Background
This is a predicted structure of a 95-nucleotide RNA (SAM riboswitch aptamer (S box leader)) from an Anaerolineae bacterium. Of the family's consensus pairs, 93% are formed in the model. The coordinates come from a structure-prediction model, not an experiment, and the mean pLDDT is 85.
RNA sequence: GCCUCAUCCAGAGCAGGGGAGAGAUCCGGCUCUUUGAUCCUGCGGCAACCGACUGCACCAGCAGCACGGUGCCACCUCCGGGCAGUAGAUGGGGC
Numbered sequence: 001g002c003c004u005c006a007u008c009c010a011g012a013g014c015a016g017g018g019g020a021g022a023g024a025u026c027c028g029g030c031u032c033u034u035u036g037a038u039c040c041u042g043c044g045g046c047a048a049c050c051g052a053c054u055g056c057a058c059c060a061g062c063a064g065c066a067c068g069g070u071g072c073c074a075c076c077u078c079c080g081g082g083c084a085g086u087a088g089a090u091g092g093g094g095c
Base pairs, nucleotide, nucleotide: 001095002094003093004092005091006090007089008088013043014042015041016040017039021032022031023030026081027080028079029078044073045072046071049069050068051067053064054063055062056061077087
């Protein structure tokens, strides 16, 4: 990077760096942003996809936990639309 399965109306801060746009891409909106955003780093937090552990079960599954691997921490995936969920993001499996 491709294929496939599942989820996407909930939740979650501070500091440092940096310096102009950002919210995936295109359009139209609507918000955020020099009272410093998007982005990067550190610590912290949220959550529970996979592994581990515990309990019930003893086939699979259910519940707990938050140790490990990710992920996430403005706005319903911000809203609508071409192609508009056939896309994007995240996780598991396979190549």